Predicted 3D model of a 1467-nucleotide RNA (small-subunit ribosomal RNA) from an uncultured Actinomycetes bacterium.
[in-house]
RNA sequence: UGAGUUUGAUCCUGGCUCAGAACGAACGCUGGCGGCGCGUCUUAAGCAUGCAAGUCGAGCGGCAAGGGAGUAAUCCCCUAGAGCGGCGGACUGGUGAGUAACGCGUGGGUGACCUACCUAAAGGAUGGGGAUAGCCGUUAGAAAUAGCGGGUAAUACCGAAUAAUGUUACCGGACUAUGGUUUGGUAAAGAAAGGGGCUACGGCCCCGCCUUAAGAUGGGCCCGCGUUCCAUUAGCUAGUUGGUGAGGUAAAGGCCCACCAAGGCGAUGAUGGGUAGCCGGCCUGAGAGGGUGAACGGCCACACUGGGACUGAGACACGGCCCAGACUCCUACGGGAGGCAGCAGUGGGGAAUUUUGCGCAAUGGGCGAAAGCCUGACGCAGCAACGCCGCGUGCGGGAUUGAAGGCCUUCGGGUUGUAAACCGCUUUCAGUAGGGAAGAUAAUGACGGUACCUACAGAAGAAGCUCCGGCUAAAUACGUGCCAGCAGCCGCGGUAAUACGUAUGGAGCAAGCGUUAUCCGGAUUCAUUGGGCGUAAAGCGCGCGUAGGCGGCUUGUUAAGCAAGGUGUUAAAUCUGAGGGCUCAACCCCCAGCCGCACCUUGAACUGGCAGGCUUGAGUUCGGUAGAGGAAAGUGGAAUUCCCAGUGUAGCGGUGGAAUGCGCAGAUAUUGGGAAGAACACCGGUGGCGAAGGCGGCUUUCUGGGCCGUAACUGACGCUGAGGCGCGAAAGCUAGGGGAGCGAACAGGAUUAGAUACCCUGGUAGUCCUAGCCGUAAACGAUGGGCACUAGGUGUGGGGAGAACUUUCUUUCCGUGCCGCAGCUAACGCAUUAAGUGCCCCGCCUGGGGAGUACGGCCGCAAGGCUAAAACUCAAAGGAAUUGACGGGGGCCCGCACAAGCAGCGGAGCAUGUGGCUUAAUUCGAAGCAACGCGAAGAACCUUACCUGGGCUUGACAUGCAAGUGAAGCGGCGGAAACGUCGUGGCCGAAAGGAGCUUGCACAGGUGGUGCAUGGCUGUCGUCAGCUCGUGUCGUGAGAUGUUGGGUUAAGUCCCGCAACGAGCGCAACCCUUGUCGUAUGUUGCCAGCAUUAAGUUGGGGACUCAUACGAGACUGCCGGUGUUAAACCGGAGGAAGGUGGGGACGACGUCAAGUCAUCAUGCCCCUUAUGUCCAGGGCUACACACGUGCUACAAUGGGCGGUACAGAGCGGAGCGAAGCCGCGAGGCGCAGGCGAAUCGCUUAAAGCCGCCCGUAGUUCGGAUUGAAGUCUGAAACCCGACUUCAUGAAGUUGGAAUCGCUAGUAAUCGCGCAUCAGCAUGGCGCGGUGAAUACGUUCCCGGGCCUUGUACACACCGCCCGUCACACCAUCCGAGUUGGAGGUACCCGAAGCCGGCAGUCUAACCGCAAGGAGGACGCUGUCGAAGGUACGUUUAGUGAGGAGGGUGAAGUCGUAACAAGGUAAC
Repeated sequence: UGAGUUUGAUCCUGGCUCAGAACGAACGCUGGCGGCGCGUCUUAAGCAUGCAAGUCGAGCGGCAAGGGAGUAAUCCCCUAGAGCGGCGGACUGGUGAGUAACGCGUGGGUGACCUACCUAAAGGAUGGGGAUAGCCGUUAGAAAUAGCGGGUAAUACCGAAUAAUGUUACCGGACUAUGGUUUGGUAAAGAAAGGGGCUACGGCCCCGCCUUAAGAUGGGCCCGCGUUCCAUUAGCUAGUUGGUGAGGUAAAGGCCCACCAAGGCGAUGAUGGGUAGCCGGCCUGAGAGGGUGAACGGCCACACUGGGACUGAGACACGGCCCAGACUCCUACGGGAGGCAGCAGUGGGGAAUUUUGCGCAAUGGGCGAAAGCCUGACGCAGCAACGCCGCGUGCGGGAUUGAAGGCCUUCGGGUUGUAAACCGCUUUCAGUAGGGAAGAUAAUGACGGUACCUACAGAAGAAGCUCCGGCUAAAUACGUGCCAGCAGCCGCGGUAAUACGUAUGGAGCAAGCGUUAUCCGGAUUCAUUGGGCGUAAAGCGCGCGUAGGCGGCUUGUUAAGCAAGGUGUUAAAUCUGAGGGCUCAACCCCCAGCCGCACCUUGAACUGGCAGGCUUGAGUUCGGUAGAGGAAAGUGGAAUUCCCAGUGUAGCGGUGGAAUGCGCAGAUAUUGGGAAGAACACCGGUGGCGAAGGCGGCUUUCUGGGCCGUAACUGACGCUGAGGCGCGAAAGCUAGGGGAGCGAACAGGAUUAGAUACCCUGGUAGUCCUAGCCGUAAACGAUGGGCACUAGGUGUGGGGAGAACUUUCUUUCCGUGCCGCAGCUAACGCAUUAAGUGCCCCGCCUGGGGAGUACGGCCGCAAGGCUAAAACUCAAAGGAAUUGACGGGGGCCCGCACAAGCAGCGGAGCAUGUGGCUUAAUUCGAAGCAACGCGAAGAACCUUACCUGGGCUUGACAUGCAAGUGAAGCGGCGGAAACGUCGUGGCCGAAAGGAGCUUGCACAGGUGGUGCAUGGCUGUCGUCAGCUCGUGUCGUGAGAUGUUGGGUUAAGUCCCGCAACGAGCGCAACCCUUGUCGUAUGUUGCCAGCAUUAAGUUGGGGACUCAUACGAGACUGCCGGUGUUAAACCGGAGGAAGGUGGGGACGACGUCAAGUCAUCAUGCCCCUUAUGUCCAGGGCUACACACGUGCUACAAUGGGCGGUACAGAGCGGAGCGAAGCCGCGAGGCGCAGGCGAAUCGCUUAAAGCCGCCCGUAGUUCGGAUUGAAGUCUGAAACCCGACUUCAUGAAGUUGGAAUCGCUAGUAAUCGCGCAUCAGCAUGGCGCGGUGAAUACGUUCCCGGGCCUUGUACACACCGCCCGUCACACCAUCCGAGUUGGAGGUACCCGAAGCCGGCAGUCUAACCGCAAGGAGGACGCUGUCGAAGGUACGUUUAGUGAGGAGGGUGAAGUCGUAACAAGGUAAC
C1' cells in the first nucleotide's frame, strides 16, 4: 500500500472476492521439552457423594469418656458434644436469567440521611427483680419434630435512680444556603455488665459495657450529561401531574392515604415492540471510528419459579425463615425433606471446555485476650499444543566415483545433492547419579528432593503440516477423460490437465500446520475526518407556508458558545515512556503520563442574547408598458357531416393490389337553402405569458403576476422549508346535458402458415359542457430553491437613456436562443439561463433480480394511489466513449451484378460424379458459393487401401549385435497361387573375412485414429484496393490522426488541401507471350530474280516468309478544349499499336479451428502369429430412385453422297511408323524405307467452297437399345475395355418453376494435338479455322470498396432476445382452520405476611394491700396481596387441503414483442 473479477478492447460507476491482524475456540493430520497464562460461550435444564462459615469456657449453667483421691457416697483435674449468650453467617465465592433503567459511566448535591467492628476525645457504669433453654420426668409420632410438668445461670431479659453539649415539644436572639451553625429559657422522656490477670487486698492493669460529639470506612437518596434497533409502534397517562394535610422511612419524595385542582409526557420520538447486564478495558484501525464486554478489576442484578416479611449497624438474606407452584427423594400414607448460577464430580444438551487432588507454609478473611480453630477465598500440583514466550531435534569437513535408489530426459544428460556414506567435534534438552536453595524478620514449606549446580554415557531419544493456474512464493511426469473430482474469486476437467488423483521436485511456516465460525481492516462500499444525484442508483410534478436551520451595516451591554491560565477529579490493573527482576523472552515490580467532566479567574474579535440606530436586502406608493396569464358572458367566418330542393347519370369510394361499403328507390359530382356540434387556417416566429400542468378567431366585464422609470416611505420585515394545505396533462369514475368530426371496444373486408394486428369500410364508450372525484405521466432541461462572483461574440422579445435628427448608432435593465474561453466532467458535454467558484436550506441514492411487489397502515365510489420490506438468487447489472460487424439506414462508386443481347442448362437418350438403397465388400476422402467429369494425367489383373479364402511371424523393406551355415538360382512333384517339398547347384577374396541364407535379440511395418495437436501445400473472399508501421500531434484511455476532405483513376492511381511528415506490404512497372519495324545469322526453313526438276528437287541467293537472338517503338510525348495555372479527362494529329494495346505469370494484412495425417513430413494414442505381410478370386462397374456436370439430338443456316481449299500448336526410341499390298471396315502384312526429328512420321484438318438428292415426316432427322459377326491391346476382355461391319432404330418435334456462361478475335461453331496410358476420353490441358449480337443506363437482384448513421451484436444477424405453456426443485404470500408463547383489560378466588381493627382465650417482671389495671402472646377480622380461575380482544411463532405470483434448472412446445427505420420508430 493494494490485487482479481462486467468489455473484442477502454475509461467510469458499482457490487462480489482475496492478501493482514485477532480468538475462552472447534475440526483434520502431526506431536520433543520448559516457563507464564487460560479452559461449559450451549440447557439461569436436572443433580448422587464429599467438602465450601464458623468461632468464643477470659459471658453462663453444666458435663459423657479419661485421670487422680477416697471403702463408698462423693470430691478434684481435664476436656469432647449439646444448650443459653456474644460476634460473624449482608464478607468471600458463583452466575448474567432479568433489566433500555439514575441500571451503569462521568461530574455534582444531600440545609433530606445512616454507618457494627476501628481511631482519637469527654463523661459514666448506682441499686434491684422475674424468668427460661440445657437438664430431669412424661406424652404423641414411622420420622421430622412437638406438647406437658419440675427445677436452674448469665455480658440473656425487665423496672427504679442519675445525666448533658444528646432527643422531643414550646418561647426567643444572631449568622446562614430548605430540616445548617450558634446561643438563652421552660417542660417531658430516655443508660449501663460484667469477665480475666496481678495484688502489698488498698487497689492496679487488660478486655468488655452505657451516653455524647468527632474522624475514618462503607452505604442510602437526588440531579446534569452520555448509554441499542424498529415510525410497517403516533399518540400515551387516573396516583396519572400538581397542591394542602396526615402517615411512613435513617432520610427528600404520590413512597402511601384523604381532599382539592386538571394537569403531565410526546416527531429533540412519548407509548409500544425487539435485543441487551453496564463500565475500566479487549480486538481492529494511520486516525476518526467499528466490533466486543471471557479471564483481571469496579458497579448492578439474581440464587429452583413467584410472593412476603422477620432478625440485624447492615438483608427483604446463594449454603436463614414463612406461603404458593413445578420437580426430586423418604414414608408405617397420617405426614415430612430438598435446592451446586460455591470447589471437585455426575448425567444431559452440544462442534466443544479439566481432578470427586495437596495444603492452610504464604497472602487475605471470621471468631477469640491469646494459644488457636475455621477458610474448595487462596497457595500449589494434575489434565488439554487452548494461547503467548523460549529451547532442541546437531556442528565442521567430505565430489576427477557428484555412489546407489527415486524422478525427469532432447537419451547427451539433469535433479534429489554435501544431501548420504565416510572422517572429526560437541552434549543444550531429555536420561542416570550426587549436591541442593530462596520463598520464613524466632518457629512453621503443600509446592518438593522442585528451581539451580556438578559429574557420566552417547549423535545418541526428538518433524511435521499446508501449498505450487492468476491473485500468491513455488513445476514436471504418469493416471483419469465434463467421469472421478477441485474451487476463496476468476474458473479447471469432453485423450497431450503446471488447476482433479499419485509420484518426484520445489515454496512457505514449524511443534505445529491447515480448515471452519466470528469480529475489525482493506471498504472513501453510510463518506465528521471522507462520497454522490443531466445520461451510471439518486431533484418531491409545481407552488403557498408551520416548526426548524441559516441570515445585511452599525453602537452599547452581557459572557451562553469561544479562547487562555489555574484547581479538583479522571480507582487499581491495562496501555504508552523510562527504569528494574526471573540466564533471555513471555511474565512480574517501580516511577511518570493518560484527549473527558466540574469549578475558579481572565479576555471580548467572532457567533448568540438584550437595548438602540441605519438603508444597500425585502416591501409600499406614483408614472408608464408588453403579453395565447386566469374566469365569465357574448359573437364571427371557413370547413366537415346531415336534411330539403334543382341540374345530372352510372358509377362512387378505397388500396400495394383488392374487397367489405354506398349507388338506378338516382349516389359520387355540382348549385341554392337550412340544421347541428366541435375546432379556430393565414398572422405564427427555438415569438409571448404563466409556479408547474398549461394557454391561440373576435368583443366586453372582472381579475393575478411581471418588466421599465422616478422620487418618497417602512426599516431586516429576509432565504429555505420536515409535517401541513392548495394547484395539477391525458385516460378513468359519478350525476345531468350534448354529440358534427374523430374514434378504444366491437363487426365486416383484406393480408397471412396463422393475423384476436399493422391496411380498408363501418362504429359504441369517450373526446365537448355543468357539478364532483381521481392525483398519476419520459409531470423532462431526465438538471430543487435563493444569493454572490467568474472572457467574450452573435440573434431575438419588452422597457428606458443619449447622440444623430430618417433609415440608424451608442448605452442600460429584464427575458429568451445559438456559438465559445477559463474552469468542471468518466466521457458525452456544461459553460453569466453553469453541470464553473463559494455560502444557506430542503429532498433523494448506496450492486442486479425478487419489487415499487407482499403484509400492515392511510387515502379513494371503483380503478387504484401513497408509504414500503424479507426469504431466495446472480457475479454481475450499468454509464460514456472506441474498433469492428451488421441493418428489409443514408450517400458515392465498381463488377457479365442487373439491364440490352447471343448461346445454353432444367424436359429426352447416353456418359460421368454424388446422395440414397443394396451388398461378404460395394475401400477412403471432398459437402452452400469455395463437395458432386473433385483427389483420379485414365479401377479387367496390378493399381487396391475393401471383402472371402489360403499362407508367413525379425517379417515384403532398413540398420546393428551374436551364433550358425553349401545360399540365390535352376529342374521335378503338390497346389488356385503364395508357398511347401525333393534333387541339382559352391560367388568374391592370398588369408582374415565379405556377400547370401538360417536362428536369436534389438527392432521393422501399419492407406490404423486424431487436419480440433501440427509442418508443408491448396481453396476462398479477390487481382478486391486495400492492410500496416516509425516519429510527431490529439485523447485519462481503448484509440484517433496519417488512410478523412475537394477532384481524378482500373487502382490508397495521381493532384490540391490538411497536424502531420515519411516509410513498408499490396496497385502499377520490371518477367513471359502476342501485335510493327530494324540489325545479325541463314539450316533441316524460304524462293523475288537467274539456271534446273515431276517436286525449292538441285545449283544459287538473303531480298521476302519464317526461325533464333539483340534492339527500336508508346511516354498523355505533341496540338486544341475542359479543369483550380493541378492531377486528369475529352477531341485530334502522327503511328503497326493510344491512353493498362491484347493475353499470361504474379494473390497484401487477414478470414473460414475451410481442405488434406490417403502425396509427403510429423507429435501423441493404438495394433504386434496382426490393424503387419504374401497370394488367388471377388468388389470399387451393383440399381425402385434423386441431384450436379457433360455429350448427342430433336433437324433444311440441316442430313446424305461426290469433288475440292486453307492451319496452328504439339508428340515420337519398349517410340512415331511412310510408300506399297490385303480387308466394306476396325485393322492386318510391310524386306520394314525414313526419323532421337524446322530434315522422317503422327498428318487426309474440319467447318468452308462446288455440285446432286432429301421437302417438314418421328423423316434419308435422331441415334439409344438389342442381336450377330469381327478387329486390337493384353497371361487374361464373363463379371468389366475400346473400336469395326451388318441388322435393330427407343426417347426426343426446342423443354414448367427456376437457373448458368459470355462485352471482341470474345460468344457461338469447327476440327487438330498432348498428358495419363499395354488398351480404354463425351473429361482435363492446349492449338488454330470461321466468326457475331448488344450495353439506354445503374431504379432493382447478387457480390465488393469508401464515407456516414443506428445498435441491447463481438461465436459479431446463421447475432441477440421476450412472454405463455409443459417438467423438476427452492423460498415467499394468501388460506377454512388448528397448536403453542407473550403481554393487556375486566371480574372471581385469595396463601404467607406487614399494617389496621376487635377484645374471645391466656398472661412472670411494672402499678396496686387486694380486686384489678397497663402491656404482651394467641385468636378473630378489614385493606393490600402471589399463584390460580373465567371472559374478551392484541401480538408472535409452528403447522394447513388448496390457491397465487416469484426464482433457479446444456440441448421441450408455440410464436417473434425488443435491439438496425428490428421490417407498424420505441417508450
Its Rfam family is "Bacterial small subunit ribosomal RNA". Rfam links the family to the GO terms ribosome and structural constituent of ribosome.
Its mean pLDDT, the model's own confidence on a scale to 100, is 86.